[in-house]
Context: one part of a larger RNA
RNA sequence: GAGCGAACGCUGGCGGCGUACCUAACACAUGCAAGUCGAGCGGGGAUCACGGACCGGGCAACCGGUCGGCGGUCCUAGCGGCGCACGGGUGAGUAACACGUGGGUAACCUGCCCUGGAGACCGGGAUACCCUCCCGAAAGGGAGGCUAAUACCGGAUACGCUCCCCGGGUCGCGAGACCUGGGGAGGAAAGGUAGCGCAAGCCACCACUCCAGGAGGGGCCCGCGGCCUAUCAGCUAGUUGGUGGGGUAACGGCCCACCAAGGCGAUGACGGGUAGCUGGUCUGAGAGGACGGCCAGCCACACGGGGACUGAGACACGGCCCCGACUCCUACGGGAGGCAGCAGUGGGGAAUCUUCCGCAAUGGGCGAAAGCCUGACGGAGUGACGCCGCGUGGGGGACGAAGGCCUUCGGGUCGUAAACCCCUGUCAGAGGGGACGAAGGCGGCCGGCGUGAACAGCGUCGGUCGUUGACGGUACCCUCAGAGGAAGCCCCGGCCAACUCUGUGCCAGCAGCCGCGGUAAGACAGAGGGGGCAAGCGUUGCUC
Numbered sequence: 001g002a003g004c005g006a007a008c009g010c011u012g013g014c015g016g017c018g019u020a021c022c023u024a025a026c027a028c029a030u031g032c033a034a035g036u037c038g039a040g041c042g043g044g045g046a047u048c049a050c051g052g053a054c055c056g057g058g059c060a061a062c063c064g065g066u067c068g069g070c071g072g073u074c075c076u077a078g079c080g081g082c083g084c085a086c087g088g089g090u091g092a093g094u095a096a097c098a099c100g101u102g103g104g105u106a107a108c109c110u111g112c113c114c115u116g117g118a119g120a121c122c123g124g125g126a127u128a129c130c131c132u133c134c135c136g137a138a139a140g141g142g143a144g145g146c147u148a149a150u151a152c153c154g155g156a157u158a159c160g161c162u163c164c165c166c167g168g169g170u171c172g173c174g175a176g177a178c179c180u181g182g183g184g185a186g187g188a189a190a191g192g193u194a195g196c197g198c199a200a201g202c203c204a205c206c207a208c209u210c211c212a213g214g215a216g217g218g219g220c221c222c223g224c225g226g227c228c229u230a231u232c233a234g235c236u237a238g239u240u241g242g243u244g245g246g247g248u249a250a251c252g253g254c255c256c257a258c259c260a261a262g263g264c265g266a267u268g269a270c271g272g273g274u275a276g277c278u279g280g281u282c283u284g285a286g287a288g289g290a291c292g293g294c295c296a297g298c299c300a301c302a303c304g305g306g307g308a309c310u311g312a313g314a315c316a317c318g319g320c321c322c323c324g325a326c327u328c329c330u331a332c333g334g335g336a337g338g339c340a341g342c343a344g345u346g347g348g349g350a351a352u353c354u355u356c357c358g359c360a361a362u363g364g365g366c367g368a369a370a371g372c373c374u375g376a377c378g379g380a381g382u383g384a385c386g387c388c389g390c391g392u393g394g395g396g397g398a399c400g401a402a403g404g405c406c407u408u409c410g411g412g413u414c415g416u417a418a419a420c421c422c423c424u425g426u427c428a429g430a431g432g433g434g435a436c437g438a439a440g441g442c443g444g445c446c447g448g449c450g451u452g453a454a455c456a457g458c459g460u461c462g463g464u465c466g467u468u469g470a471c472g473g474u475a476c477c478c479u480c481a482g483a484g485g486a487a488g489c490c491c492c493g494g495c496c497a498a499c500u501c502u503g504u505g506c507c508a509g510c511a512g513c514c515g516c517g518g519u520a521a522g523a524c525a526g527a528g529g530g531g532g533c534a535a536g537c538g539u540u541g542c543u544c
Stems, first nucleotide, its partner, number of pairs: 001544004006540005013390006019383002021348001026346003030343003035082003040079002043076006050069001052067006089301003099225007108218003113214007121155004130145006161186011191206003195202002227273003234264003239261008276298004280291004303324005326337004354380001356379003362376001363374004393423004403414004427485001429480005437471001441467011488533005493514003499528005509516002
C1' cells in the first nucleotide's frame, strides 16, 4: 500500500446491489419447513335432483314428514400408488481414492423420461376401515365377525430374457467378450376415465408386464497431484498371498474355513498434531505466499454410538430398533422428544438479523387435469458490514461587517466565508397518475391436423376475447411548497501533507519506530489556523 463474513470509538442524510453466529456440531419454548392422487378400492358424511312406500293435511291438484332406492356435486379416516434417498442446513469427523485431474469396468446397477419390439388370458384366498368385546392413566394394544382393489397369491402364454447341455464364427496378450444354430428347464401383467352402440363389442387417453437400446444418475477400481512433525524409526495377525466357499448390482481378505509366511518402510512406513477438498479468493511486476466466508461441484454428518428394515435408490436430518447422556409427562405400571431446515429463545462471545409477506414468477413432489403442498424460492424487514451512486445547494456579493485568533499594535488571518440580492429543485416531505416482471393454465367462440366406422370422444396446433402480481400504490412520471431537513472524523516533531498562542512543568500525559515532557514544548492539554479523507473517519485483529 492492498484486502476482510470483521469488531471497537466518534459521527451518521438517501438509494441500489450484495452480505450478516468466524465462538458452544451448546441446550432449545412456540409456529411452520412433505405431501399428493376419489380418474386404483370399499365405506362414511353433507347437499341437490328423480321416481317409490308409509303417515298427516286437503274433495283434488298438491304440501309437509319418515324410510329405503338410484344418480350428480363436495368432503374424506382407512387400504393402495408415487414421493418422502430431491430440495434445505452444517463442517463435527476425515491426511482418505475424501477431493482434483486423467483413465478403467471383459466386475456393475438405474424408479420416473425417450425410442423400438412383444404382450396384458384363466382363477383364488385374505385384510384395514366398520361392528361386537376386552386391557391401559396415557401412549397404545388384543380377540372375534364382515368386505373391496391398480393390495396379495396360483396357473397359462414367452420372440427376445435367465440357467444347464452340445456346436459354429469374429475379436482380445489373456481371464474372456460379442454374434449365431440346436435341445431342455425357469420367469410377466391391472386396470381406470370418456365416447359410440339395444347388445356383443369397438375406440381414445392414462396406467400395467416382458425384452432390447438411449439419455441422465450412480457403485467399484487405478495413475498422478495437494499440510506440519524424525524431539514419532521401525510397523503389521485378516496381517500379505493362495485354495474353496459365503455375500453383493458388482471385483475384492468384504466375510469365513483351511494352507503358506508373507506385506509396508529414510522416495519417510507407523505414530502425533492440524485440516472437509475443489472451481476459486486475497496479495504480488511475476515467481510465489496466504486463505477456501458468500456462489457452484464433490464429500461427510444429522443429540453421542451401533444396527438393520423398506425401497430403483438409504443404512435414511423432520423413518424404525437397541445402548448412552439430557429434557418432559405419569395414576409409578409405563410413555414422549431430538432446529447443523425457516424464524425465534437462553447461553457462550469483541461480534452477526424478522417468531414478516407470497406461492404472482422460477424450480420440485403428486395428479388426466383443475389443483394441492413447497420457510426451495421470489420478496419485504433489521445492521453504513461492504461496494457503488447521489445529496447536504448554485451565481453574485467589501481594500473586506461583527466576532474569534495572532500581532512587531502598523496590521494579518478565518474570508466571498457570512449578511444581503438573484436562482435552482436532486434527495427527503405532500398530492395525483402508475408499471415491466404474465407466460401459461382454464373458460367462451373460430379453424387446421391425427386417431377412428364416426359430423362422438380423445390427442395436438393456431387465432381471438376474458381471467392470474407477494413485492405494491413500490419503481417510474407529473404537480406543489421551500435553501428550507442533511458533516463528520483523523492528523499537523521526522518518516508524512499541515504552525502559532495559552496552560502544564520528567507532573499530567503522548507514542507505530526514532523519541517528546525537569518554566518560552510546532511532539502533552485547550484554542485559532492548517492538512487529509468524507457519510464516513480513525483504532485493533488477520493475510500478502